A computed fold for a 73-nucleotide RNA from Polytolypa hystricis UAMH7299, annotated as transfer RNA. Rfam family: tRNA. Taxonomically the source falls in Polytolypa hystricis (Eukaryota, Fungi, Eurotiomycetes, Onygenales). Model confidence (mean pLDDT): 81 of 100.
C1' cells in the first nucleotide's frame, strides 16, 4: 500500500432468512444466617463505534471514517 475479520451494558460473549437487543460474571437491594460466605428472589444498566444511504421499519442491508486483529508485499 492491497486484501480479510471484528466492533452489542463494567467485563466475556449470544442475537441467520430485517419487525421495537437476550446470558453469564460484576454491581445494587431483600431473604437467608450469630454474622458472613455460600444459595435463592428482585432490580439497575447498552438508542448496538462515527457518519451517511436503502425501507414502512436497521444490531443485522449498501457506502464512508476510526479503532483492534490477521495475512500479503
Nucleotide at each position: 500500500g492491497c486484501c480479510c475479520a471484528u466492533a452489542u451494558g463494567g467485563c466475556u460473549u449470544a442475537g441467520u432468512u430485517g419487525g421495537u437487543a437476550a446470558a453469564g460474571c460484576g454491581c445494587a437491594g431483600c431473604a437467608c444466617u450469630a454474622g458472613u460466605a455460600a444459595u435463592g428472589c428482585u432490580g439497575a444498566g447498552a438508542u448496538c463505534c462515527u457518519c451517511g444511504g436503502u425501507u414502512c421499519a436497521a444490531c443485522u442491508c449498501c457506502g464512508u471514517g476510526u479503532g483492534u486483529g490477521g495475512g500479503c508485499a